[in-house]
Context: one part of a larger RNA
RNA sequence: GCCUACGAGUUGCAACUUACUAGCGAGGUUAAGUGUAAAGAUACACGUAGCCGUAGCGAAAGCGAGUCUUAACAGGGCGCGAUAGUUAGUAGGUGCAGACGCGAAACCUAAGUGAUCUACCCUUGAGCAGGUUGAAGGUUGGGUAAAACCAACUGGAGGACCGAACUGGUAAACGUUGAAAAGUUUUCGGAUGACUUGAGGGUAGGGGUGAAAGGCUAAUCAAACUGGGAGAUAGCUCGUACUCCCCGAAAUGCAUUUAGGUGCAGCCUUGCUUUACAAACUACUGCGGAGGUAGAGCUACUGAUAGGGCUAGGGGCUUCACAGCCUACCAACCCCUGACAAACUCCGAAUGCCGUAGUAGAAGAAGCAGGAGUGAGGGUGGGUGCUAAGGUCCGUAUCCGAGAGGGAAUAAACCCAGACUAUCUGCUAAGGUCCCCAAGUGUGUGCUAAGUUGAAAAAACGUGGUGUGGUUGCAUUGACAGCUAGGAUGUUUGCUUGGAAGCAGCAAUUCAUUUAAAGAGUGCGUAACAGCUCACUAGUCGAGUGACGAUGCGCGGAAAAUAAUCGGGCAUAAAGCAUAGUACCGAAGCUAUGGAUUCAUAGAAAUAUGAGUGGUAGGGGAGCAUUAUAAUCGCGGCGAAUGUCAUCUGUGAGGAUGGCUGGAGCAAUUAUAAAAGCAAAUGUAGGC
Numbered sequence: 001g002c003c004u005a006c007g008a009g010u011u012g013c014a015a016c017u018u019a020c021u022a023g024c025g026a027g028g029u030u031a032a033g034u035g036u037a038a039a040g041a042u043a044c045a046c047g048u049a050g051c052c053g054u055a056g057c058g059a060a061a062g063c064g065a066g067u068c069u070u071a072a073c074a075g076g077g078c079g080c081g082a083u084a085g086u087u088a089g090u091a092g093g094u095g096c097a098g099a100c101g102c103g104a105a106a107c108c109u110a111a112g113u114g115a116u117c118u119a120c121c122c123u124u125g126a127g128c129a130g131g132u133u134g135a136a137g138g139u140u141g142g143g144u145a146a147a148a149c150c151a152a153c154u155g156g157a158g159g160a161c162c163g164a165a166c167u168g169g170u171a172a173a174c175g176u177u178g179a180a181a182a183g184u185u186u187u188c189g190g191a192u193g194a195c196u197u198g199a200g201g202g203u204a205g206g207g208g209u210g211a212a213a214g215g216c217u218a219a220u221c222a223a224a225c226u227g228g229g230a231g232a233u234a235g236c237u238c239g240u241a242c243u244c245c246c247c248g249a250a251a252u253g254c255a256u257u258u259a260g261g262u263g264c265a266g267c268c269u270u271g272c273u274u275u276a277c278a279a280a281c282u283a284c285u286g287c288g289g290a291g292g293u294a295g296a297g298c299u300a301c302u303g304a305u306a307g308g309g310c311u312a313g314g315g316g317c318u319u320c321a322c323a324g325c326c327u328a329c330c331a332a333c334c335c336c337u338g339a340c341a342a343a344c345u346c347c348g349a350a351u352g353c354c355g356u357a358g359u360a361g362a363a364g365a366a367g368c369a370g371g372a373g374u375g376a377g378g379g380u381g382g383g384u385g386c387u388a389a390g391g392u393c394c395g396u397a398u399c400c401g402a403g404a405g406g407g408a409a410u411a412a413a414c415c416c417a418g419a420c421u422a423u424c425u426g427c428u429a430a431g432g433u434c435c436c437c438a439a440g441u442g443u444g445u446g447c448u449a450a451g452u453u454g455a456a457a458a459a460a461c462g463u464g465g466u467g468u469g470g471u472u473g474c475a476u477u478g479a480c481a482g483c484u485a486g487g488a489u490g491u492u493u494g495c496u497u498g499g500a501a502g503c504a505g506c507a508a509u510u511c512a513u514u515u516a517a518a519g520a521g522u523g524c525g526u527a528a529c530a531g532c533u534c535a536c537u538a539g540u541c542g543a544g545u546g547a548c549g550a551u552g553c554g555c556g557g558a559a560a561a562u563a564a565u566c567g568g569g570c571a572u573a574a575a576g577c578a579u580a581g582u583a584c585c586g587a588a589g590c591u592a593u594g595g596a597u598u599c600a601u602a603g604a605a606a607u608a609u610g611a612g613u614g615g616u617a618g619g620g621g622a623g624c625a626u627u628a629u630a631a632u633c634g635c636g637g638c639g640a641a642u643g644u645c646a647u648c649u650g651u652g653a654g655g656a657u658g659g660c661u662g663g664a665g666c667a668a669u670u671a672u673a674a675a676a677g678c679a680a681a682u683g684u685a686g687g688c
Stems, first nucleotide, its partner, number of pairs: 001688006011097003015094010027052003033046005056063002066078004100239002103236001107229003111226003119203009128193001130162003133158001137154006166190003171186004205221001207217003242623006252265005266374002268371008281361009295347001296345002302341002306337004311331001313330002315326003379396006405416003420595004426590002431585003434569003440582001443580005453571002461556003465553004470548005482540005488513003493507003519534001523532002596613007624677001626674007634666002643660007
């Protein structure tokens, strides 16, 4: 992991409540018990104690269709004035019980078992190769007045040294479903001591023992193990078993030692009652309303605000003062241009909302009673936050949730569209039509050269890439570009300077002359000149050529982490972009044909017509299968149950028949009762 078996809403109660069924009914009913019958279960009879109902109000005494409050004959509260209950059974729900099943860590125990492991202690034993060092003391000699002291020898101390056994466990590797539930190898500490060890004994669970690590106390320790309380408790997790049909949620408000729980309300469902054909509801249209949002605007207020003008005031100069002058500084009012606001508004929508009338739709609405379940997310307008969050808080509509199908390559909630069922019927939606891939290599007109692009992206800025339309110059009296020729003179203008001659710099009446034209010079260049060139002019040539701003499509700007890409192949007068019109494809949509089923209406029925039939939590309805019991009625050695294969049949759970297997029991109908249905619970046991 698979298979087989087992495995979870049960049972009890004179309990409560509701519905249905049955009996009796202003009444209903017995309990314990007794008697009779019976093998027993039980049946029948008796048994009126008690309970519920028939009257309420008050705390009560009490009064009573009233009563309580009160001084009250007032007012008010609860009642009467509409009489239906009760006893059983079944079903839904509730309560108390383990109460749908499994699951803690823990707690208690005046119950017990443990020191054969290990900690410490007691008693009694045992063990420690070999080597080294050489304390005290002693002897002899020297030495001293005597000592001290010195030397040699002797001696054999030590929680002394090195190192086996023994004991420990420092470092690393291996091992990690191991050889081993703590080891192996190499290495390392102690090794006459606070040493190691044998045997016997002692201390026991809030206790022991501890050179102290919360260590150890039998692979168990911040309170051992075993039994018991015990089915502890678990607002938590997981699991919870056959079918079909009808309806179908919520994730909100308030409260909560409350926030992943619960109560009440909201929303769902079932039954009953009442009411209705337009009262309420939904959609559209007409009419009539309220409003200050989006937007917009501000010489319409409040506030904020860029530039300019005008000009009070401030500032500066001057003056004894006044007056006057200056202002590239600050700046009110006013004017021109520009522009902002959730707590600004001279204005002001769309949508929504209210009222009213009409049309259409619809298994409507309300009340009472039974049963529930239910606190996510996406879009959009905003607040908050960093115009952060798969963030958070409001409003709002729809979808996902609980919704399948087609499209977006892929996809909970984006677009299209709501799946009763069958079919090789057709038409469309979104979206598509070169191939993958159903349908145009379709039509007209343009654009793009960047593979831009082809279903997610990018800025400021730069662009003589190219298309379009516009404004404005020059041009057959010849433009623009090219080529040929000229581009001079006063003069090397003046100043400055070592020099300054068109061309370092400064100055300016940048002047004048000759000219077709030629700057006191546009740029190179020289130390300064020289030289080259431009402006400008003529010739040649022969038709367009400049400037500006607008706009379409492009180009650069353009860097990311495992190999790249439009989904891919690939595509360039496209299979790209823009635009116009056309055909086709395309869904569980619509349609066609057959069938099933729910509700309504009509009907005696058959049936017809109409509207429906996605669905989680959940409510309601109808069934299938299993085991047993009772009654009825059957099958079976001429082969029961079982197993297996096949066929038929029912919307389904399922059922039937035949063959083989098997070898002795088993169906059907009706009723009753349940140990009554498995895929999941890291489910339990067995097998493989």